The prediction has a mean pLDDT of 79. This is a predicted structure of a 109-nucleotide RNA (Glycine riboswitch aptamer).
């Protein structure tokens, strides 16, 4: 206090891809199972730097610093990319992000 960035509730928006083929059990529909496919719950991977190591080169004669390059790392490193473990494949639910109210919190100033 014109209350930031972040959570939490409720509402509204909100994509993609199998009504696929077998069995079991129904009222609807569910669940195994094989193939095929999606990416927007959640989960894993990393560019670019940046850090460490090491080597060169300059500089302050050396050590040790400072400057610039080079290499390597099992090193940190996002995402609507990638992967597809989960998770999905008519609706309905869910759903990432956005919008709107209420709350929790108290940063700037």
């Nucleotide at each position: 206090a014109u209350g930031a960035u972040g959570g939490g509730c409720u509402c509204g928006a909100g994509a993609g891809a199998g009504c696929u083929g077998a069995g079991u059990a129904u009222a609807a529909u569910a669940c195994u199972c094989a193939c095929a496919c999606c990416g927007a719950a959640g989960g894993a991977g990393c560019a670019a730097a940046c850090u460490u190591u090491u080597c060169c080169a300059g500089u302050g004669a050396u050590c040790c610093g400072c400057u610039g390059g080079a290499a390597a790392a099992u090193g940190u490193g996002a995402a609507a990319c990638u992967c597809u473990c989960a998770g999905g494949u008519u609706a309905a639910c869910g759903g990432a992000u956005c919008g709107a109210g209420c709350u929790c919190g108290g940063a700037c100033c």

It was read from a public genome assembly, where an Rfam model found it.
Of the family's consensus pairs, 91% are formed in the model.